[in-house]
RNA sequence: GAAAGGUCUUGAAGCAAAGAAGUGCUUACGAACCGUGUCAGAUUCGAAAGAAAGCAGCACUAAGUAUCCUAUUUCUUGUGCUUCUCGUAAUUAGAUUUU
Numbered sequence: 001g002a003a004a005g006g007u008c009u010u011g012a013a014g015c016a017a018a019g020a021a022g023u024g025c026u027u028a029c030g031a032a033c034c035g036u037g038u039c040a041g042a043u044u045c046g047a048a049a050g051a052a053a054g055c056a057g058c059a060c061u062a063a064g065u066a067u068c069c070u071a072u073u074u075c076u077u078g079u080g081c082u083u084c085u086c087g088u089a090a091u092u093a094g095a096u097u098u099u
Stems, first nucleotide, its partner, number of pairs: 005092003008087001011084006017077007024069001027066003035060004043052003
């Protein structure tokens, strides 16, 4: 000094990591009326027995809000590893070769 290989660089694929949003699961809250059930009181029909509609209350929940658990989906990344690839500008130990 050259080549090869490595570091570094380009592109892609795969797996992970971090972040964000959603889905599922647990629990709680949650409807004056426009949910359901039960409907005190009162109302209506009936000679009566009874029946009807049904406010408040109570219960169960819906949309939704918060929370628990772990799984999963999508997106983002100047994060990591692997494989293939791009560049040969930079960088690189030893051996070998030449001057």
The RNA shown here (Bacterial small signal recognition particle RNA) has 99 nucleotides and comes from Apilactobacillus ozensis DSM 23829 = JCM 17196. The model forms 96% of the base pairs in the Rfam consensus. The prediction has a mean pLDDT of 75. Its Rfam family is "Bacterial small signal recognition particle RNA". Gene Ontology terms of the family: signal recognition particle, plasma membrane targeting and SRP-dependent cotranslational protein targeting to membrane, signal sequence recognition. About the family: The signal recognition particle (SRP) is a universally conserved ribonucleoprotein involved in the co-translational targeting of proteins to membranes. Rfam classes the family as a non-coding RNA gene. Clan: SRP clan. The organism belongs to Apilactobacillus ozensis, within Bacteria.